[in-house]
Small-subunit ribosomal RNA, 5' domain from an uncultured bacterium, 549 nucleotides, folded computationally.
The RNAcentral record of the full RNA draws on ENA and SILVA.
The coordinates come from a structure-prediction model, not an experiment, and the mean pLDDT is 81.

Context: one part of a larger RNA
RNA sequence: GGACGAACGCUGGCGGCGUGCCUAACACAUGCAAGUCGAACGGAGAAUUUGAUAAGCUUGCUUAGAAAAAUUCUUAGUGGCGGACGGGUGAGUAACGCGUGGGUAACCUACCCAUAAAGCCGGGACAACCCUUGGAAACGAGGGCUAAUACCGGAUAAUCUUGAGACGUGGCAUCACGUUUUAAGGAAAGGUGGCCUCUGAAAAUGCUACCGAUUAUGGAUGGACCCGCGUCUGAUUAGCUAGUUGGUGGGGUAAAGGCCUACCAAGGCGACGAUCAGUAGCCGGCCUGAGAGGGUGAACGGCCACACUGGGACUGAGACACGGCCCAGACUCCUACGGGAGGCAGCAGUGGGGAAUCUUCCGCAAUGGACGAAAGUCUGACGGAGCAACGCCGCGUGUAUGAUGAAGGUCUUCGGAUUGUAAAGUACUGUCUUUGGGGAAGAAUGAUUGGUUUGAAAAUAUUGAGCCAAUAUGACGGUACCCAAGGAGGAAGCCCCGGCUAACUACGUGCCAGCAGCCGCGGUAAUACGUAGGGGGCAAGCGUUGUCC
Numbered sequence: 001g002g003a004c005g006a007a008c009g010c011u012g013g014c015g016g017c018g019u020g021c022c023u024a025a026c027a028c029a030u031g032c033a034a035g036u037c038g039a040a041c042g043g044a045g046a047a048u049u050u051g052a053u054a055a056g057c058u059u060g061c062u063u064a065g066a067a068a069a070a071u072u073c074u075u076a077g078u079g080g081c082g083g084a085c086g087g088g089u090g091a092g093u094a095a096c097g098c099g100u101g102g103g104u105a106a107c108c109u110a111c112c113c114a115u116a117a118a119g120c121c122g123g124g125a126c127a128a129c130c131c132u133u134g135g136a137a138a139c140g141a142g143g144g145c146u147a148a149u150a151c152c153g154g155a156u157a158a159u160c161u162u163g164a165g166a167c168g169u170g171g172c173a174u175c176a177c178g179u180u181u182u183a184a185g186g187a188a189a190g191g192u193g194g195c196c197u198c199u200g201a202a203a204a205u206g207c208u209a210c211c212g213a214u215u216a217u218g219g220a221u222g223g224a225c226c227c228g229c230g231u232c233u234g235a236u237u238a239g240c241u242a243g244u245u246g247g248u249g250g251g252g253u254a255a256a257g258g259c260c261u262a263c264c265a266a267g268g269c270g271a272c273g274a275u276c277a278g279u280a281g282c283c284g285g286c287c288u289g290a291g292a293g294g295g296u297g298a299a300c301g302g303c304c305a306c307a308c309u310g311g312g313a314c315u316g317a318g319a320c321a322c323g324g325c326c327c328a329g330a331c332u333c334c335u336a337c338g339g340g341a342g343g344c345a346g347c348a349g350u351g352g353g354g355a356a357u358c359u360u361c362c363g364c365a366a367u368g369g370a371c372g373a374a375a376g377u378c379u380g381a382c383g384g385a386g387c388a389a390c391g392c393c394g395c396g397u398g399u400a401u402g403a404u405g406a407a408g409g410u411c412u413u414c415g416g417a418u419u420g421u422a423a424a425g426u427a428c429u430g431u432c433u434u435u436g437g438g439g440a441a442g443a444a445u446g447a448u449u450g451g452u453u454u455g456a457a458a459a460u461a462u463u464g465a466g467c468c469a470a471u472a473u474g475a476c477g478g479u480a481c482c483c484a485a486g487g488a489g490g491a492a493g494c495c496c497c498g499g500c501u502a503a504c505u506a507c508g509u510g511c512c513a514g515c516a517g518c519c520g521c522g523g524u525a526a527u528a529c530g531u532a533g534g535g536g537g538c539a540a541g542c543g544u545u546g547u548c549c
Stems, first nucleotide, its partner, number of pairs: 001549004006545005013395006019388002021353001026351003030348003035081003040078002043075008053064005088306003097231008107223002112219006120154004129144006162183009190211006232278003239269003244266008281303004285296004308329005331342004359385001361384003367381001368379004398428004408419004432490001434485005442476001447471010493538005498519003504533005514521002
């Protein structure tokens, strides 16, 4: 000199863009943060229409309304998909965790895309519901009924899986690929819309479009495992190791492997630093530096790990699962004392700790995500607003003129000098501010409706793709911005002035009070302490402290 997620002191006008618990991975009141689908399914409830019948009489109207049917809406439950993403934190980890470059002839991959094939026949339940019943509650227990894209059985089929056999090609050892023979394994027969024929009160069967489901192959995406190299300090840590190192058989996994197990052998690592101890998430980057290097890992992006502490599995394509389950522990809460409930390192917020770090805000309008055919629903992701000079950048606090060099202050050699064109005065300007009007872009390649071209279809149903038109949709926000009006009015401080280092005098004090980054000042004329005048520097900031280069 530069930098900072900074803090402290004095001061403080505005805007834009960023940033904001570095400490206690301490404990948490309250609200919200993951749902969605009725076009998978049976119920339940509500509304409307049809309506036997009854009542009233103004005799063709009003009111009430059983059973049943249709339509629309809502949804506790079964079922599907998603809760493995998104969001947070850095405790642990010195490790194939991360970075970089490779390998898998040792692997998996829901949703998505492409191609090919097939979509047959049956069955039994369990919720919801009803009944009985236990418990203070949380939550149950028993009996009965029922549906499905829930569950189960059979058939068929493959280029799929396993075992065995033959042939060929290739390689990197186990082997891989191709052809062929033989035994086991699938589906939702579903949903919605439309049409035709027969019958009919109506649905059905059939055909068709879309969606969904099955098998196989390939792709894409995401992951898993292995290897080379790199990755802090300490030798005042020198030896470490029994599943340890290797082999065989077996098990396990998506998969290689002591990953696990039985037996056998006695190995394996280490001064090129094993083991032990301490510290630490890693990287792209960021800061500094001419560079080499040094420091660092806030925000943003990638990877990893964790979710009160420890352990475990279940479900699933994927978890050993932050807002899932079970067990143990600590803590907190409820209790009828028998027993139960909870997990903010999600967004706000509270207490505590601390030098120190924000609103219990608005909205799904945009972007993205989950579900859904769609409309749409959900979304503290996200988009915004609020607070904080915490940082960077920009703007303003006026401009021009104005000598009697005014008054006042300070110094004085008493002549004057300086403050100083500074002020006043004169003439202007209107950025920001104030008031009053107007007023966005972000929003149309998306959505709905209508028309139209074209594909599927027998089709004027329906539906996919494209085009055109209309309509609606904004949290921010009456914000940004624009126009008009008013008036210099509302807007400057902080540090320093002995040398380093730009900037000096007076008074007070008298080794006192004090200053200080280093040298050092102060004991009666202190440019070094305190105050004043003047000056220098930076400026909505200026200094101090801390840390790094």